Predicted 3D model of a 263-nucleotide part of an RNA (large-subunit ribosomal RNA, domain VI) from an uncultured Lachnospiraceae bacterium.
The sequence was found in a public genome assembly.
Rfam family: Bacterial large subunit ribosomal RNA. Rfam links the family to the GO terms ribosome and structural constituent of ribosome.
[in-house]
Context: one part of a larger RNA
RNA sequence: CGCAGGAGUUUUGAAAGGAGCUGUCCUUAGUACGAGAGGACCGGGAUGGACGGACCGCUGGUGGACCUGUUGCACUGCCAGGUGCAGGGCAGGGUAGCCAAGUCCGGAAGGGAUAAACGCUGAAGGCAUCUAAGCGUGAAGCCCCCCUUGAGAUAAGAACUCCCAUUCGAAAGAAGUAAGACCCCUUGAAGACGACGAGGUAGAUAGGGCAGAGGUGGAAGUGCAGCAAUGCAUGGAGCUGACUGUUACUAAUCGGUCGAGGG
Numbered sequence: 001c002g003c004a005g006g007a008g009u010u011u012u013g014a015a016a017g018g019a020g021c022u023g024u025c026c027u028u029a030g031u032a033c034g035a036g037a038g039g040a041c042c043g044g045g046a047u048g049g050a051c052g053g054a055c056c057g058c059u060g061g062u063g064g065a066c067c068u069g070u071u072g073c074a075c076u077g078c079c080a081g082g083u084g085c086a087g088g089g090c091a092g093g094g095u096a097g098c099c100a101a102g103u104c105c106g107g108a109a110g111g112g113a114u115a116a117a118c119g120c121u122g123a124a125g126g127c128a129u130c131u132a133a134g135c136g137u138g139a140a141g142c143c144c145c146c147c148u149u150g151a152g153a154u155a156a157g158a159a160c161u162c163c164c165a166u167u168c169g170a171a172a173g174a175a176g177u178a179a180g181a182c183c184c185c186u187u188g189a190a191g192a193c194g195a196c197g198a199g200g201u202a203g204a205u206a207g208g209g210c211a212g213a214g215g216u217g218g219a220a221g222u223g224c225a226g227c228a229a230u231g232c233a234u235g236g237a238g239c240u241g242a243c244u245g246u247u248a249c250u251a252a253u254c255g256g257u258c259g260a261g262g263g
Base pairs, nucleotide, nucleotide: 001152005163006162007161008160009159010158011157015149016148017147018146021049022048023047024046025045026044027043033038051106052105053104054103055102059100060099061098062097066093067092068091069090070089071086072085073084074083075082076081110144111143112142117137118136119135120134164262166175167174168173180258181257182256183255184200185199186198187197188196205251206250207249208247209246210245211244212243214240215239216238221234222233223232224231225230
């Protein structure tokens, strides 16, 4: 820009893409078959591999603004307590998130038309013949079925709902608006930026506060024991990023722009 008014929501499905794998064991059955050795088709069930998708309750990884221990130097006047730098100084753990090595799920089943092949009926050619007319059975393959995208599918589809018929102008057209949308702002399990989603005081959108979960692992101060290093008590203590709930304390203020008048 188009989709013959302007919008919001939900869809149809032309078309396109994806997927499509397979082992072993049990049973049928030591049956059919076979002199024996051996050993099935068909059917039923179980369990794996690789591949793919989703997820984080479990097992774990990571987790540079979480907790703790600790070395050297410097600073905080000194002690104590801290802070900075040294690869995150080094080391031990670890929430959310993201992940796999973790968990769950998928290939199936079914329908249609067929290939090779196997048939029925059947002439040419009194017989025979699956084929010439006609009709069947029949593959991991083909078309559906399953998953995803999808009306710029210009052949531009459908349903429901909302807005209405303003003003100026001779007309062309213009203006202010409606439903609605955007700018702007607070932001997100969304994201390179746009976009998409949640919100903007009639408000829980983010931050903060409060309470908790989870993590770390026993704070500082004081007291006690010990010559001391240190230990014990107060006390599952103190600290705590992303998690859960709650709360207008802070910031989303105030505003602006676009947007129909219908062949």